A computed fold for a 93-nucleotide RNA from a Gemmatimonadales bacterium, annotated as c-di-GMP-I riboswitch aptamer.
């Protein structure tokens, strides 16, 4: 010190949902809650998913100078409780 991860030990976190605030919005923040988690700690580096915004020699529909669904890039976010990666808490066999 790594790999590993336990009926350890000290803490820690904190799904759904509910209450109250804040975002157009994915979603966050405080209380509550307790599915769960060996990193369910911290980082949006990079893939994944999602929001919003305007574009388009796409694609489908309709009451067709357009709308109106969906696709696709681009911008702008969201998400560490998708997944990698970087930092790192604990400690047996």
């Nucleotide at each position: 010190g790594c790999c590993c991860g336990a009926u350890a030990a000290g803490a820690g976190c904190a799904c759904a949902c509910c209450c109250g605030g804040g975002g157009c919005g994915a979603c966050c923040c405080g209380g509550g809650g307790c599915c769960g988690c060996a990193a369910a700690a911290c980082u949006a580096g990079a893939g994944g998913u999602c929001u919003c915004a305007g574009c388009g020699a796409c694609c489908g529909g309709c009451u067709c100078a357009g709308c109106c669904g969906g696709c696709g890039a681009u911008g702008a976010g969201a998400u560490a409780g998708c997944u990698c990666g970087g930092u790192g808490c604990c400690g047996a066999a």

Source information:
Its mean pLDDT, the model's own confidence on a scale to 100, is 81.